[in-house]
């Protein structure tokens, strides 16, 4: 430096739910809490998928549309402890 996820050690993160706040909503932030995770660290200005639709636009109308969101949806990029090869 690269690969691996079996074996340890030190550990790390934190789903659902709940409380407070932000938001039209999806969802986010903080506290509690652990379903799980070897990247469940980071990137949404790389591609896909999915969620929401207040305003605005389109539509005769039920509605449609992301500029909003999800990295714990996937691919990808990038950084990284220990162990083994």
């Nucleotide at each position: 430096a690269u690969c691996u996820g079996a074996c340890a050690a030190g550990g790390g993160c934190a789903a659902a739910c709940u409380c407070a706040c932000c938001g039209a909503a999806a969802g986010g932030u903080g506290g509690g809490g652990a379903c799980g995770c070897a990247a469940a660290g980071c990137c949404a200005a790389c591609g896909g998928a999915c969620c929401u639709a207040a305003a605005a636009g389109c539509g005769g109308g039920u509605g449609c549309u992301a500029u909003g969101g999800u990295g714990g949806c996937c691919g990808g990029g990038u950084u990284a402890c220990a162990a083994g090869a």